[in-house]
Context: one part of a larger RNA
Molecule: small-subunit ribosomal RNA, central domain
Organism: uncultured Chloroflexota bacterium
RNA sequence: CUGGGCGUAAAGGGUCCGUAGGCGGUGGGGCAAGUCUGACGUGAAAGCGACCGGCUUAACUGGUCGAGGCCGUCGGAAACUGCCUCACUUGAAUCUGGCAGAGGUCGGCAGAAUUCCCGGUGUAGUGGUGGAAUGCGUAGAGAUCGGGAGGAAUACCAACAGCGCAGGCAGCCGGCUGGGUCAAGAUUGACGCUGAGGGACGAAAGCGUGGGGAGCGAACAGGAUUAGAUACCCUGGGUAGUCCACGCCGUAAACGAUGUGUACUAGCCGCCUGGCCUUUAACGGGCUGGGUGGCGCAGCCAACGCGUGAAGUACACCGCCUGGGGAGUACGGCCGCAAGGCUAAAACUC
Numbered sequence: 001c002u003g004g005g006c007g008u009a010a011a012g013g014g015u016c017c018g019u020a021g022g023c024g025g026u027g028g029g030g031c032a033a034g035u036c037u038g039a040c041g042u043g044a045a046a047g048c049g050a051c052c053g054g055c056u057u058a059a060c061u062g063g064u065c066g067a068g069g070c071c072g073u074c075g076g077a078a079a080c081u082g083c084c085u086c087a088c089u090u091g092a093a094u095c096u097g098g099c100a101g102a103g104g105u106c107g108g109c110a111g112a113a114u115u116c117c118c119g120g121u122g123u124a125g126u127g128g129u130g131g132a133a134u135g136c137g138u139a140g141a142g143a144u145c146g147g148g149a150g151g152a153a154u155a156c157c158a159a160c161a162g163c164g165c166a167g168g169c170a171g172c173c174g175g176c177u178g179g180g181u182c183a184a185g186a187u188u189g190a191c192g193c194u195g196a197g198g199g200a201c202g203a204a205a206g207c208g209u210g211g212g213g214a215g216c217g218a219a220c221a222g223g224a225u226u227a228g229a230u231a232c233c234c235u236g237g238g239u240a241g242u243c244c245a246c247g248c249c250g251u252a253a254a255c256g257a258u259g260u261g262u263a264c265u266a267g268c269c270g271c272c273u274g275g276c277c278u279u280u281a282a283c284g285g286g287c288u289g290g291g292u293g294g295c296g297c298a299g300c301c302a303a304c305g306c307g308u309g310a311a312g313u314a315c316a317c318c319g320c321c322u323g324g325g326g327a328g329u330a331c332g333g334c335c336g337c338a339a340g341g342c343u344a345a346a347a348c349u350c
Stems, first nucleotide, its partner, number of pairs: 004321003007304002012318001014201004021194003025088007033081002035077007042069001048066007091191001092188005097182003103177007110154001115149007125136002162169002206248006215242002220237001221235003259317006267295012299306002323350003332343004
């Protein structure tokens, strides 16, 4: 280089934006770089093909002819690619008007509950388990009523629902703000797709500084269990943490284990959200978009299964795989405060 692959066998980058690059809609004109073609030049020897010859044959070898080039020069063709130019509206985008939504961010407010504190009532238990015990309680616990403090999270609604690129997002109200979608027109006129590097975002845990701390709760302590029990169960205490602000970290079963975009290829049944038509209003019916589920034809698949939200049929571009262990390790480099992350072998061994 060629080849085969990536839902579950090895293999889709966590996600998006975007640089270079690759790829690129419709019609006309031009150029002729790619492309095709003619002639000429050149294409050492050996090698290769054909024929003739030499060693008894062959291998080997001598001779003659030929083929042979991402090559050069000149001429020609114009379908395709490319370049220049004119034009177009279907791709893309913008404008106008609606709509749905836990999309983001900041601020305010609310009620329930747990805990703690104060007070009232009240008396002997309470708590916990498989059963117990540690624990709490006659210095009045638990229960119950009233008052207060504080932190965190928002039952029902709630969905098989919605929104977001992913991570993720849920009480209510307000400010600021992103995206999506529908309808009818209008505008720009290919402005597009992908995207090596790069940049931004990125759960939880963890780290730095400061704050906060109700409940929960690694570590730690105690009670049980047990042969032991550095556990599973329980209690109490309870640090870190969980919460907030700012700054780091950059990982994950970051999963649909399924990269992004576009086109095409039977249907049926739900849900969410627009528009149009129809119906006397309601209940409905029909058509047509966008999203999200279930089933299923063809087709695909090793099977499981997928099946217009493809794992079908194709194209464009990126990422990745190449037996198991050693190893996502060592070394080096880059990043990080650290923890560590990214990149990434070999010996050896089966």